[in-house]
Source information: Model confidence (mean pLDDT): 81 of 100. Transfer RNA from a Candidatus Microgenomatia bacterium, 74 nucleotides, folded computationally. The sequence is in RNAcentral, with records from ENA.

RNA sequence: GGGCCCGAAGUUUACCCGGUUUGAACACCUCAUUUGCAAUGAGGAGGCAGAGGGUUCGACUCCCUCCGGGUCCA
Numbered sequence: 001g002g003g004c005c006c007g008a009a010g011u012u013u014a015c016c017c018g019g020u021u022u023g024a025a026c027a028c029c030u031c032a033u034u035u036g037c038a039a040u041g042a043g044g045a046g047g048c049a050g051a052g053g054g055u056u057c058g059a060c061u062c063c064c065u066c067c068g069g070g071u072c073c074a
Stems, first nucleotide, its partner, number of pairs: 001073007010026004019057001028044005050066005
């Protein structure tokens, strides 16, 4: 330098054949239970998806350029 793959809550991730408010688990907060902690039960907050642009009535999803990571080739 070139090819391919990945990037979304604090963490791990489903959804990636465009269409209803993006979901789950653990973690976090509150309450109940306990002498107390844990466990359990109930409720709650937290992401508009790496950044920017484009296509479209509509984009996490398609296209382009960057950024970061991984891998292969030279």